C1' cells in the first nucleotide's frame, strides 16, 4: 500500500427491514441482629455522517477506532 473481520447499555453479548433484548452492574425494596445469597422492581444502549425504503441496529457509500493476513 492492498484485503478480511469487528463496532448495540457501564460490562458481556443476542438481534438478517416494522415497539431493541438476555444475563450482569448501580439504585430502591423484600428477608437478615448485621452483611453476603435469594427474591421483586426502576434506571440504563444500536461509533459518526450521507444515500436507499413508507420505514434501518439491519441494506449501499464514505469516514473514525480495532483486531487480524499479504507484501
Nucleotide at each position: 500500500a492492498g484485503g478480511g473481520c469487528c463496532a448495540u447499555a457501564g460490562u458481556u453479548u443476542a438481534g438478517u427491514g416494522g415497539u431493541a433484548a438476555a444475563a450482569u452492574u448501580c439504585c430502591g425494596g423484600u428477608c437478615u441482629c448485621c452483611a453476603a445469597a435469594a427474591c421483586c422492581g426502576u434506571a440504563g444502549u444500536c461509533c459518526u455522517c450521507a444515500g436507499u425504503u413508507c420505514g434501518a441496529u439491519c441494506c449501499u457509500g464514505a469516514g473514525u477506532g480495532g483486531c487480524c493476513c499479504u507484501g

Transfer RNA from a Candidatus Peregrinibacteria bacterium, 71 nucleotides, folded computationally. The source organism's lineage runs through Bacteria, Bacteria candidate phyla and Candidatus Peregrinibacteriota. It matches the Rfam family "tRNA". Rfam describes the family as follows. Transfer RNA (tRNA) molecules are approximately 80 nucleotides in length. The family's RNA type in Rfam is transfer RNA. The coordinates come from a structure-prediction model, not an experiment, and the mean pLDDT is 80. The sequence was found in a public genome assembly.